[in-house]
RNA sequence: GCGGGAUUGGUGUAAAGGCAACACGUCUGCUUCCCAAGCAGAAGACUACCGGUUCGAGUCCGGCAUCCCGCU
Numbered sequence: 001g002c003g004g005g006a007u008u009g010g011u012g013u014a015a016a017g018g019c020a021a022c023a024c025g026u027c028u029g030c031u032u033c034c035c036a037a038g039c040a041g042a043a044g045a046c047u048a049c050c051g052g053u054u055c056g057a058g059u060c061c062g063g064c065a066u067c068c069c070g071c072u
Base pairs, nucleotide, nucleotide: 001071002070003069004068005067006066007065010024011023012022013021018055026042027041028040029039030038049063050062051061052060
């Protein structure tokens, strides 16, 4: 230098162009003598960033940044 992949709550991952979901964690309550476990509920992501297409974009297109793999 070229090609490919990844980027989504605190963490790990989902999500045929149509209300962003699940697990763990966090917080509150229940339970217990206390803790843990269990049960119920809640908060938490303007989907890395900048643009484009579209009535509508996490998803399609372009650019850019970082990381990973391969080639030279």